[in-house]
RNA sequence: AGAGUUUGAUCCUGGCUCAGGAUGAACGCUGGCGGCGUGCUUAACACAUGCUAGUCAAACGGAGUGCUCAUGACAGAGGAUUCGUCCAAUGGAAUGAGUUACUUAAUGGCGGACGGGUGAGUAACACUUGAGUAACCUGCCUUGGAGUGGGGAAUAACACAACGAAAGCUGUGCUAAUACCGCAUAAUGCAGCUGAGUCGCAUGGCUCUGGCUGCCAAACAUUUAUCGCUCUGAGAUGGCCUCGCGUCUGAUUAGCUAGUAGGCGGGGUAACGGCCCACCUAUGCGACGAUCAGUAGCCCGACUGAGAGGAUGGCCGGCCACAUUGGGACUGAGACACGGCCCAGACUCCUACUGGAGGCAGCAGUGGGGAAUAUUGGGCAAUGGGCGCAAGCCUGACCCAGCAACGCCGCGUGAAGGAAGAAGGCUUUCGUGUUGUAAACUUCUUUUGUCAGGGACGAAGCAAGUGACGGUACCUGACGAAUAAGCCUCGGCUAACUACCUGCCAGCAGCCGCGGUAAUACGUAGGUGGCAAGCGUUAUCCUGAUUUAUUGGGUGUAAAGGGCGUGUAGGCGGGAUUGCAAGCUCAGAUGUGAAAACUGGGGGCUCAACCUCCAGCCUGCAUUUGAAAUUGUAGUUCUUGAGUGUCGGAGAUGCAAUCGGAAUUCCGUUUGUAGCGGUGAAAUGUGUAGAUAUUCGGAGGAACACCAGUGGCGAAGGCGGAUUGCUGGACGAUAACUGACGAUGAGGCGCGAAAGCGUGGGGAGCAAACAGGAUUAGAUACCCUGGUAGUCCACGCCGUAAACGAUGGAUACUAGGUGUGGGGGGACUGACCCCCUCCGUGCCGCAGCUAACGCAAUAAGUAUCCCACCUGGGGAGUACGAUCGCAAGGUUGAAACUCAAAGGAAUUGACGGGGGCCCGCACAAGCGGUGGAGUAUGUGGUUUAAUUCGAAGCAACGCGAAGAACCUUACCAGGGCUUGACAUCCUACUAAUGAAGCAGAGAUGCAUUAGGUGCCCUUCGGGGAAAGUAGAGACAGGUGGUGCAUGGUUGUCGUCAGCUCGUGUCGUUAGAUGUUGGGUUAAGUCCCGCAACGAGCGCAUCCCUUUUUGUUAUUUGCUACGCAUGAUCACUCUAGCGAGACUUCCGUUGACAAACAGGAGGAAGGUGGGGAAGUCGUCUAAAUCAUCAUGCCCCUUAUGUCUUGGGCCACACACGUACUACAAUGGCGGUAAACAAAGAGAGGCAAGACCGUGAGGUGGAGCAAUUCUCAAAAAGCCGUCCCAGUUCGGAUUGCAGGCUGCAACCCUCCUCCAUGAAGUUGGAAUCGCUAGUAAUCGCGGAUCAGCAUGCCGCGGUGAAUACGUUCCCGGCCCUUGCACACACCGCCCGUCA
Repeated sequence: AGAGUUUGAUCCUGGCUCAGGAUGAACGCUGGCGGCGUGCUUAACACAUGCUAGUCAAACGGAGUGCUCAUGACAGAGGAUUCGUCCAAUGGAAUGAGUUACUUAAUGGCGGACGGGUGAGUAACACUUGAGUAACCUGCCUUGGAGUGGGGAAUAACACAACGAAAGCUGUGCUAAUACCGCAUAAUGCAGCUGAGUCGCAUGGCUCUGGCUGCCAAACAUUUAUCGCUCUGAGAUGGCCUCGCGUCUGAUUAGCUAGUAGGCGGGGUAACGGCCCACCUAUGCGACGAUCAGUAGCCCGACUGAGAGGAUGGCCGGCCACAUUGGGACUGAGACACGGCCCAGACUCCUACUGGAGGCAGCAGUGGGGAAUAUUGGGCAAUGGGCGCAAGCCUGACCCAGCAACGCCGCGUGAAGGAAGAAGGCUUUCGUGUUGUAAACUUCUUUUGUCAGGGACGAAGCAAGUGACGGUACCUGACGAAUAAGCCUCGGCUAACUACCUGCCAGCAGCCGCGGUAAUACGUAGGUGGCAAGCGUUAUCCUGAUUUAUUGGGUGUAAAGGGCGUGUAGGCGGGAUUGCAAGCUCAGAUGUGAAAACUGGGGGCUCAACCUCCAGCCUGCAUUUGAAAUUGUAGUUCUUGAGUGUCGGAGAUGCAAUCGGAAUUCCGUUUGUAGCGGUGAAAUGUGUAGAUAUUCGGAGGAACACCAGUGGCGAAGGCGGAUUGCUGGACGAUAACUGACGAUGAGGCGCGAAAGCGUGGGGAGCAAACAGGAUUAGAUACCCUGGUAGUCCACGCCGUAAACGAUGGAUACUAGGUGUGGGGGGACUGACCCCCUCCGUGCCGCAGCUAACGCAAUAAGUAUCCCACCUGGGGAGUACGAUCGCAAGGUUGAAACUCAAAGGAAUUGACGGGGGCCCGCACAAGCGGUGGAGUAUGUGGUUUAAUUCGAAGCAACGCGAAGAACCUUACCAGGGCUUGACAUCCUACUAAUGAAGCAGAGAUGCAUUAGGUGCCCUUCGGGGAAAGUAGAGACAGGUGGUGCAUGGUUGUCGUCAGCUCGUGUCGUUAGAUGUUGGGUUAAGUCCCGCAACGAGCGCAUCCCUUUUUGUUAUUUGCUACGCAUGAUCACUCUAGCGAGACUUCCGUUGACAAACAGGAGGAAGGUGGGGAAGUCGUCUAAAUCAUCAUGCCCCUUAUGUCUUGGGCCACACACGUACUACAAUGGCGGUAAACAAAGAGAGGCAAGACCGUGAGGUGGAGCAAUUCUCAAAAAGCCGUCCCAGUUCGGAUUGCAGGCUGCAACCCUCCUCCAUGAAGUUGGAAUCGCUAGUAAUCGCGGAUCAGCAUGCCGCGGUGAAUACGUUCCCGGCCCUUGCACACACCGCCCGUCA
């Protein structure tokens, strides 16, 4: 920093999407360690249990425990004993006193208003920032001043009694205080009155510790160090209140407001205040957005961004609000109070049913909700808080630990060497390649881990003692590579590719899009890339997006200029000069802008994250000082902006009245007779009751020919006969007046075509609706005949148009040229012409602008000001609401949902029942056919066991097939074979080969062996080559599929004249130019011109053949030799080499060119005729996998192969291509020495001769061919028939034969005799042909045993017509339109399913 996506391609507009960063996250797969952070975003849902606010005995009276003293029941070691008991240390119940210690329920004090939680409410002085308080309060704390005298009365605890289930409560009695109440003292306090000084914007404040009057206090405890208490001043801290600026969305919320706004007087408060009350006034707020509705805690900050901004407010910190919901006050310095009280509501719990108790949005925890968020842990050691003199007690604040990859940061999972490039996997063109130095293996290290030893800082307290974390961090040693890698991706964007599977299925996908049998896009595998204890996905925000544009966009055609004016508010505004400085701009100073965060520089944890110190930053706000160029403001002044005056001409400007002629229609009349009218053609209509036409007269309405002009006027809509009246505006000249008075203009107001609406007139023509006639498949249309609203007038509504220059208004500036309307000036003899100038209206054009087209002084250029409007397409200018309207409807104006485009300009093609030019048997002019009949043949269809397959408009259909009886043959039925009918390799054996028999449809099987022994080498044993047989497996084989995987070959447009390239130039580009234009040609053939100059493939030439001729040459050919032998090579023929034709020559036309037309000569004349030769490409991806080759897939005792028979030949039907005909230009018969060309021939062609009516047979001369044969050419000529289903026509059928062949039934061909069908020239439609052509006549050949009406060739006879290019078809070039590009067989609209 950009990228993908609209198109065949291009540029632009424009949306959608992606790459980045972030998160209190969640989900999927995976998971080694540590540090630092973070963790209910949802139900302000409900909560079991425990803990979260106590403390002070140095306030107080008790109670209890302990201690001391006294008394001391009782027990009693020991001693004595008369054994009864006595003495008695000691223990010790109990009682009393004392008081030092401890504990404690009450009274009392302080604290429970902090700390902790949450974000429901709140759009607000709630928050932020900055001010104000002369309108206030402040416990504890600090610091001044003064004081602390003397009394009194109660009450809890306690005791007794009563009630209740409990919670609790009542009565009587006793008692203490730092609890409570009087009294005294008292000011600089408070209140009232009052004097002086001084300050303040005002209310008012301060000072003179002015004066007078009134009022107000206390508490003690003790270890005597102190700690308290009361009054009062000041401070500090904290708080209340007020104000300026700022703080979301909606106008489809435009009006809101009665305590509302203000005043006077009271009340209340710490204090100001309608905070509350009585009275008075009727205000106050609002387009600078009131009110209403929706949403929301605010901020420091954090995220993103280059920034401006956007979006956000979790953790930490500041403020606010709340504590089950709503309300209320009490206490207190402070609350209207989370763990206080009262009331009400909902809910939960207890209950003896009468009555009670409760509030986790404190820390844990539970249920629920949810995609989703932790332990009912340890400790007060530290920091902090409450109480206390203190020790200390309390503290789920806090410090720690636990759980969670939720985030950030750091570390590790080993390092070096190691090629037989191992094995395995994947792949392969089978050679390999890759995984990959990766592994193994060798050497090394030990972060981490495990075990062991040592072991903190955090502690600050005088010392001592005191650590939850924790035997933790850290240090040392030992052990051993040992304990530790996944996730996503791989078509483009976007780094990274192959195989298999699947077959528009399964699936993927952020966008474009993949998948229909060779998927780098699905799934799997191998490999690659990326990140890494994480990786992907989802959600949300910013970016990219200059896609809301202040920075930084637009509006002629892409979305977008209001239909036009007038004008309010608003924002904007000419020259000169003076003052000021509120606002504006600039500079300085001061205060504030909390801390944290951020940035820079240091420091501390081994580094980092993290923590910490210093500095910067906090771009802001406020106060203050200064400047005065700009802006502003106040004044003075000016005239050029604007306006006024005077003079002048132009004009369809508007309104009203009057007048006019032409035309249509109607009425009457004249003449007149059969049609008129209308159309592409008709009909409806009208007319003998007299139309149309024509003459004259009349009525009525509407519109104003010519003039008339990208001429005029108007703001726009719009305005057109003439005259008159009234009237608005513009323009020119002049420079007398005013002196910035201006431009724009949200709302508002007015005007506003046509159609439409209301009321009343009017109504000739025209004419929605409607009727009829046509057209049509239909025709609710176009065409015709009629015809009502309406069109016209008056008044009133409507308020919209492609209301367009698709271009808002104003001002200034920026080359020219040329028309035209109006005015003025100069020059001139001049109304002309010419020059200058102002206003308007056009065209061309430079710079500039534009995506391009284009605009270009009438800007879409360069600038300024103001208004309006736009932000992807559709839904939709629709719905709802509001408003206007009589209605029709107008104005304003969404969303859900849906698509990845929609669009603008230009380019190249294709296309057009667009245009121009040209060509072709394309039409026309002709000749002959097809389509009708019969037959042949091919195809479709049907049938069948099979009727094998392919070919399908032209360009499939007598096509593959130049020839299916078997074979061919691929199809069907049956019978067989399985390394195979065919190829290569291996092993064994055998020469190969071959005859007769039986079974069978045959393939084949069984049996049997008679003959036969080959070639090379040899040491004679044998070995080898080739062939055959048998066996095993690799493999063979496939006319099986895919012509949409292919090669090759072929058809077609089309032998049409086109198709391109290099360099240059033009264009932002696709592209253009060249190749277009003027001529010309069969031709992009040639010439000329030209920002083009050249070149290539095509065209033409070169090649073959034919036509003329020269020369050479030969026999099988030929013959001027009478014939033969022979001879000759002149002629004919044959085949080699040459010549010849090139617009060469002539003049005309033409641009003097190219060339065209004519003529000459010539056998041939304008590419002489014919052939071969087919650019780039197109076609449903044309045809062919069945000629051949070939990828992939499929079959492998069968989809291979062998064989017999059948089929490809079927037959209600349809089509194509041919043959034969329908007859006299003919049929039949006869005639003869009529006349060809080109071919073929050895398993061949076959003569003469003989036989047969004939097909043919017998026989075989000659000929591997200019020698022989096929071979007779036929149409010709002569005679006859006389227009008939015939002496036409020959199908069909019967009989008899012939040829080929193993074989002729299915299923060949031919002959004789007999039979004698349809058919009498063919509907719509359609084909070929322009000269040796059509038509007609026969001949030959390939294939082939046999089989041609087909195919490929050959010659004989031998026409007609072409005015011409309007039309049909096809094609070339130019141009135009286009929403087509799969390209008109396109695209696309509506209805229905």
Molecule: small-subunit ribosomal RNA
Organism: uncultured bacterium